Order: sequence, then C1' cells, then structure tokens
RNA sequence: GCUCAUGUAGCUCAGUCGGUAGAGCACAUCCUUGGUAAGGAUGAGGUCACCGGUUCAAUUCCGGUCAUGAGCU
Repeated sequence: GCUCAUGUAGCUCAGUCGGUAGAGCACAUCCUUGGUAAGGAUGAGGUCACCGGUUCAAUUCCGGUCAUGAGCU
C1' cells in the first nucleotide's frame, strides 16, 4: 500500500426482507434468612463508532472517515 471482517447497555453478545433495540452477567431497591450466600420480584442504564446520502421513516441500504483484528505484498 491492497483486500476482508468487526464497532449495539459497565462486560460478553443477539437483533436483515427498513417501521422508534433486547438477553445473560454486573448494578440499585425490595422479598425471603437470626445474619450471609443462593433464590425471587421490580427498576435504572443506549446520541446503535463518527460524518453525510437515499427514504415518510435507517442499528439495518449507499458513500466517506476513524479504531481494532486478520490476510496478501
């Protein structure tokens, strides 16, 4: 330098024929216990890497940038 993949909650990851985003763990409160742990209930937490384009509507489609990883030279 070229090619490809990935980027979504604190962490690990789902989410495709475009229609306002979820799980597990972790966290907070409560229940249970003499007290922990375990278990149960409820809740909070997201500018979906960034900038544009298409569209009535974009995590999703298109272009560019950035970061990480892999391959080739």
The RNA shown here (transfer RNA) has 73 nucleotides and comes from Marinobacter litoralis. The source organism's lineage runs through Bacteria, Pseudomonadati, Pseudomonadota, Marinobacteraceae and Marinobacter. Rfam family: tRNA. The family's RNA type in Rfam is transfer RNA. The sequence was found in a public genome assembly.